The prediction has a mean pLDDT of 87. This is a predicted structure of a 100-nucleotide RNA (c-di-GMP-I riboswitch aptamer) from Photobacterium aphoticum. Lineage of the source: Bacteria > Gammaproteobacteria > Vibrionales > Vibrionaceae > Photobacterium. Its Rfam family is "c-di-GMP-I riboswitch aptamer". Rfam describes the family as follows. GEMM was predicted in a large-scale screen for bacterial structured RNA regulatory elements.
RNA sequence: UCACGAACAAGGCAAACCACUCGAAAGAUUGGGACGCAAAGCUUCCGGCCUAACAGAAAUGAAUUUCAUCUUUUUUUCUCAUGGUAGCGGGGUUGCCGAU
Repeated sequence: UCACGAACAAGGCAAACCACUCGAAAGAUUGGGACGCAAAGCUUCCGGCCUAACAGAAAUGAAUUUCAUCUUUUUUUCUCAUGGUAGCGGGGUUGCCGAU
């Protein structure tokens, strides 16, 4: 130095839940709180997963119309991240201790 993760030392982080705030949502910040974590430090490059605002398609009620079409609008379904998850993996990168 690299692999590895037994012990030891210094420590570190913080799940669920609760409160405030932000957000369309997923979720995130902050504070409390600890399920756990050898990278549960950082980083969306790859895959997975979550959400579906915007956009598109289809259906539908209403308005307009002599009627129909067109147009406007309501609701529902489907597709889709540009949103998110680093505590879902992989990759990159930095780091404590030192049996082997």